[in-house]
Context: one part of a larger RNA
């Protein structure tokens, strides 16, 4: 000097920021991912002129749920940083080219009959689609022995459009590979069998021992392999003249994880926080047969701890998902609440006022000091209070914040000062009490009867809505 601090004493206001560093401990409750009737059938309600219009519901289907949000357990690694590379993929978006033809069988919802305590589930029957499956066609596309072979589509509508298929290119996002850099220990010296390379095959979006068969016997290591310990990495942050040291809260980028371990499915994208399956621990329900759950999302609870906040408001803005749209959803976000946790700003009054009241303290008893300090007089009104007006943020509508900020007026010095220290280092001294006691202390050291070092008082010094102490870093 600094801090995501804590503790003690004290505490007026505002702006901006920050706020579980510990148990990646366990979690009650609510909310945090839906949306589309302009894909589809069914059904209910309201109005009704029985044409229809409007609205709701579960289901099929589409898109989203791989983003956003959290955490730092693991990881010493191509994980990250930086600079290169390619054998690859990329929904939605943009540009180009060309298409959008003809058929079919199902199935949920629904109805009927069952099973079960429940979660849920079985059988039979009916039905639609932008759900599913054939045929046709193919500039370009894929395979190929260059003869040939293979593969597509979906419609809706208020007639404006919105879609669908193939393919090329772009953009964006990703995948993979490499050089260099990236902690401690040698009281860890040898490590390695898919191990290192080759051939072939499989697999992948793609290269590759990625996997497998066979063949060879390699590969790494004192320029530190292997092992152990510690740790998310970076932009940055703190300190320092710098070099460096320490660090990685908030904000931003990347990575990893989602009760623990394993696995795949769907999909453009996951091996998927609020999806699925299996196993395990734990909690809950049960009719004992069987089921349900996962806050390291936002609040909140218990626990741990020196210690860290509201079970708040709004989608008004920004952004995201769905939708042609109206709109819906959004604990992202924007705001508000709590906390002197920090930084910054402001105030607690200003002027005048005695050779100087009273009181306190000291005293050589003369006086000195507190001290212009107070009182008194004259002013001012920040903050706060009361009354009135009242935004920007919203280019047309829409404002949670908020009757907030801000502006005007009114009354009134009114509502507002503490903390630490005073032996030397180190700025600031006397008296009394105590008597190696009680105590102080960062170091040196004070205290055993005149203690400037303990305790109190008066006085003084320092900082100030803070001041000290402790911890940690430079």
């Nucleotide at each position: 000097a600094a801090c995501g601090a804590a503790c003690g004493c004290u505490g007026g206001c505002g702006g901006c920021a920050g706020g579980c560093c510990u148990a990646a401990c366990a979690c009650a409750u609510g909310c945090a991912a839906g949306u589309c009737g302009a894909a589809c059938g069914c059904u209910c309600g309201u109005a009704u002129u029985u044409a229809u219009a409007c609205g709701g519901g579960a289901g099929u289907g589409g898109c989203g749920c791989a983003c956003g949000g959290g955490u730092g357990a693991g990881u010493a690694a191509c994980g990250c940083g930086u600079g290169g590379g390619c054998a690859c993929c990329u929904g939605c978006c943009c540009g180009g080219u060309g298409g959008u033809u003809u058929g079919g069988g199902a199935u949920a919802a629904c109805c009927g009959c069952g099973g079960g305590a429940a979660a849920c589930u079985g059988c039979g029957g009916c039905u639609a689609a932008u759900a599913c499956c054939g045929g046709a066609u193919a500039c370009g596309c894929c395979c190929c022995u260059c003869g040939g072979g293979g593969g597509a589509a979906a419609g809706a509508u208020u007639u404006a459009u919105c879609g669908c298929c193939a393919u090329c290119g772009g953009a964006u996002g990703g995948g993979c590979c490499c050089g260099c850099g990236u902690a401690g220990g040698a009281u860890u010296a040898g490590c390695u069998a898919g191990u290192u390379g080759g051939u072939g095959a499989g697999g992948u979006a793609a290269c590759g021992g990625c996997u497998c068969a066979c063949c060879a016997a390699g590969g790494c290591u004192a320029c530190g392999a292997u092992c152990c310990u510690u740790a998310g990495c970076u932009g940055g942050u703190c300190u320092g003249a710098g070099a460096g040291g320490a660090u990685g809260a908030u904000c931003a980028g990347c990575c990893a994880c989602a009760c623990u371990g394993g696995g795949a499915c769907u999909g453009a994208g996951a091996c998927a926080c609020g999806g699925c399956c299996c196993a395990g621990a734990c909690u809950c329900c049960u009719a004992c047969g069987g089921g349900a759950g996962g806050c390291a999302g936002c609040a909140g609870u218990g626990g741990g701890g020196a210690a860290u906040a509201u079970u708040g408001g709004a989608c008004a803005a920004u952004g995201g998902g769905g939708g042609c749209g109206a709109c819906c959803c959004u604990g992202a976000u924007c705001c508000a609440g709590c906390c002197a946790u920090g930084c910054c700003g402001c105030g607690u009054g200003a002027g005048u006022g005695a050779a100087g009241a009273a009181g306190g303290c000291c005293u050589u008893c003369g006086g000195g000091u507190u001290g212009u300090a107070a009182a008194g007089c004259u002013c001012u009104u920040u903050u706060g209070g009361c009354g009135g007006g009242g935004a920007c943020g919203a280019u047309g509508a829409u404002g949670a914040c908020g009757g907030u900020a801000c502006c005007c007026g009114c009354a009134g010095a009114a509502u507002a000062a503490g903390c630490c220290c005073c032996g030397g280092c180190u700025a600031a001294c006397u008296u009394c009490g105590u008597g190696c006691c009680a105590g102080c202390a960062g170091c040196c050291g004070c205290g055993g009867u005149a203690a400037g070092a303990c305790g109190a008082a008066g006085g003084g010094g320092g900082c100030u809505a803070g001041c000290g102490u402790u911890g940690u870093u430079c």

Small-subunit ribosomal RNA, 5' domain from an uncultured bacterium, 474 nucleotides, folded computationally. The prediction has a mean pLDDT of 87.